[in-house]
Context: one part of a larger RNA
RNA sequence: GGAUGAACGCUGGCGGCGUGCCUUAUACAUGCAAGUCAUACGGGUCUGCCGCAAGGUAGAUCAGUGGCGAACGGCUGAGUAAUACGUGGGAACUUCCUUGAAGUUCGGAAUAAUCCGCCGAAAGGCGGACUAAUACCGGAUGUGCCGGAAACGGUAAAGCAGCAAUGCGCUUCGAGCAAGGCCUGCGCACCAUCAGGUAGUUGGUAGGGUAAUGGCCUACCAAGCCAAUGACGGUUAGGGGGCCCGAGAGGGUGUACCCCCAGACGGGAACUGCGACACGGUCCCGACUCCUACGGGAGGCAGCAGUAGGGAAUUUUGGACAAUGGGCGAAAGCCUGAUCCAGCGACGCCGCGUGCGGGACGAAGGCCUUCGGGUCGUAAACCGCUUUUAUUAGGGAACAAUUUUUGAGCGUACCUAAUGAAUAAGAGGUUGCUAACUCUGUGCCAGCAGCAGCGGUAAUACAGAGACCUCAAGCGUUAUCC
Numbered sequence: 001g002g003a004u005g006a007a008c009g010c011u012g013g014c015g016g017c018g019u020g021c022c023u024u025a026u027a028c029a030u031g032c033a034a035g036u037c038a039u040a041c042g043g044g045u046c047u048g049c050c051g052c053a054a055g056g057u058a059g060a061u062c063a064g065u066g067g068c069g070a071a072c073g074g075c076u077g078a079g080u081a082a083u084a085c086g087u088g089g090g091a092a093c094u095u096c097c098u099u100g101a102a103g104u105u106c107g108g109a110a111u112a113a114u115c116c117g118c119c120g121a122a123a124g125g126c127g128g129a130c131u132a133a134u135a136c137c138g139g140a141u142g143u144g145c146c147g148g149a150a151a152c153g154g155u156a157a158a159g160c161a162g163c164a165a166u167g168c169g170c171u172u173c174g175a176g177c178a179a180g181g182c183c184u185g186c187g188c189a190c191c192a193u194c195a196g197g198u199a200g201u202u203g204g205u206a207g208g209g210u211a212a213u214g215g216c217c218u219a220c221c222a223a224g225c226c227a228a229u230g231a232c233g234g235u236u237a238g239g240g241g242g243c244c245c246g247a248g249a250g251g252g253u254g255u256a257c258c259c260c261c262a263g264a265c266g267g268g269a270a271c272u273g274c275g276a277c278a279c280g281g282u283c284c285c286g287a288c289u290c291c292u293a294c295g296g297g298a299g300g301c302a303g304c305a306g307u308a309g310g311g312a313a314u315u316u317u318g319g320a321c322a323a324u325g326g327g328c329g330a331a332a333g334c335c336u337g338a339u340c341c342a343g344c345g346a347c348g349c350c351g352c353g354u355g356c357g358g359g360a361c362g363a364a365g366g367c368c369u370u371c372g373g374g375u376c377g378u379a380a381a382c383c384g385c386u387u388u389u390a391u392u393a394g395g396g397a398a399c400a401a402u403u404u405u406u407g408a409g410c411g412u413a414c415c416u417a418a419u420g421a422a423u424a425a426g427a428g429g430u431u432g433c434u435a436a437c438u439c440u441g442u443g444c445c446a447g448c449a450g451c452a453g454c455g456g457u458a459a460u461a462c463a464g465a466g467a468c469c470u471c472a473a474g475c476g477u478u479a480u481c482c
Base pairs, nucleotide, nucleotide: 001482002481003480004479006478007477008476009475010474013352014351015350016349017348018347019345020344021310026308027307028306030305031304032303035068036067037066040065041064043062044061045060046059047058048057049056050055075263076262077261085187086186087185088184089183090182093180094179097176098175099174100173101172102171103170104169105139106138107137108136114129115128116127117126118125119124144155145154146153147152159168160167161166189235190234191233196226197225198224201223202222203221204220205219206218207217208216238260239259240258241257242253243252244251245250265286266285267284268283269282288299289298290297291296316342318341319340320339324338325336326335327334328333355385356384357383358382365376366375367374368373390419391418392417393416394415395414399409426471427470428469429468430467431452432451433450437466438465439464440463441462447454448453
């Protein structure tokens, strides 16, 4: 000198764009953050119409069975020094989506909802009876696919909507895209006051297991494998793109944005599923909190807000799905604290303003003075003008794509008119480095200080004043990096 997710002090007008728990991965009240499909299925309730009624039909709504989603999106950085990440390469693998081919046949048994009964404070649970399906099971078929040298053997499905055309589905197989799983070369912090480490350990055979290769696992066999080019151990730490400084080499760092990884109160485990060993799923153990009729139950903000605590320190318990994106749905649509917006904070960057021109009795007043005067100083007053901003009034977008309709932001941006210099300046410094000097007070006291140093009676260094210098809605101080 530059920089920061900063904080503190004094001060503080506006706008735009960013950004805002770096500490306790501490504990959390309350609300919201993941649902959707009635064109898969049977029902309950309500309403309308038809009907004497039984019932039929249409719509709305509600839980249930079923399907898809919930493995994404969002948060955090605890762990991890390499099953991570970066970069280059590789072969033995997988729903949804697009596309091609063939098929979509015949049957069956249950079960929730519902009704009845019972237990329980609750959470919830048990028994009996009925019923449906694109839920479940069986038979047939086999374009194909799997096994086999071949003969041959095995292997599937689901319907719904519509007047209909047809559409949406379902099954098997092939191809493609994309996303993932796996292997591998190289790169990747400090300590040698860590020197030896290793028994599924290193390799082989045969199996098991997986979507898939593999000691991934098992049995047997062999005795290997790694290491001063640092094994093993310890400490610290998510990695990268980047960011900061620097002419570069390089040093530091990993906030925000993008990619990857890991975690979801601590520990462990599996289930479902293409995909999880699953943040707002299940089971067990533990700690903590809450309810209880004491028998037993409920819970997990490192989602968005918000609370307490810690800390020098970090925001609203806001709006909308209008746009983009995601889930479900044929669609209308529903959900979406993703997202888009608004609010708060000078936290940062950028931009604007706090007037402009004239004006010498060089006013008053302040400060200094050799008492002549000098300076603040065109500064003020005063005159004329302008109106960014401010206040008031009126108008008023784009973003909206789709046939129309549909705007949270927003009556915002912006425009017009009116009023009026009106609403708006501070901070640090002035001994040298370093830009800017005098007076008074004090008298090694009080105090200043980044370094050198200053102060003991004339202090340009302390404190105050005047003046001046530098920046400016900021200016200083502290901390940290180059």
The part of an RNA shown here (small-subunit ribosomal RNA, 5' domain) has 482 nucleotides and comes from a Patescibacteria group bacterium. Taxonomically the source falls in Bacteria candidate phyla (Bacteria). Rfam family: Bacterial small subunit ribosomal RNA. The sequence was found in a public genome assembly.